[in-house]
Molecule: transfer RNA
Organism: Candidatus Saccharibacteria bacterium RIFCSPHIGHO2_01_FULL_48_12
RNA sequence: GCCGGAGUAACUCAGUUGGUAGAGUAGCUCAUUCGUAACGAGCAAGCCGUGGGUUCGAAUCCCAUCUCCGGCUCCA
Numbered sequence: 001g002c003c004g005g006a007g008u009a010a011c012u013c014a015g016u017u018g019g020u021a022g023a024g025u026a027g028c029u030c031a032u033u034c035g036u037a038a039c040g041a042g043c044a045a046g047c048c049g050u051g052g053g054u055u056c057g058a059a060u061c062c063c064a065u066c067u068c069c070g071g072c073u074c075c076a
Base pairs, nucleotide, nucleotide: 001072002071003070004069005068006067007066010025011024012023013022019056027043028042029041030040049065050064051063052062053061
């Protein structure tokens, strides 16, 4: 330098033909227990890496860019 992949909740990850985002773990509350844990019920938590574009509408399509991972190649 080139190619590919990843970036979505505190963490690990879904989200397939574009239609206003979900799960598990963790956290909090309640219930249960003599009490704790586990189990059960519920709640909160993300404008989807960043900036633009297309569209009535973008996590999803296009462009640029940042970070991480992998591969290939050249040179001194």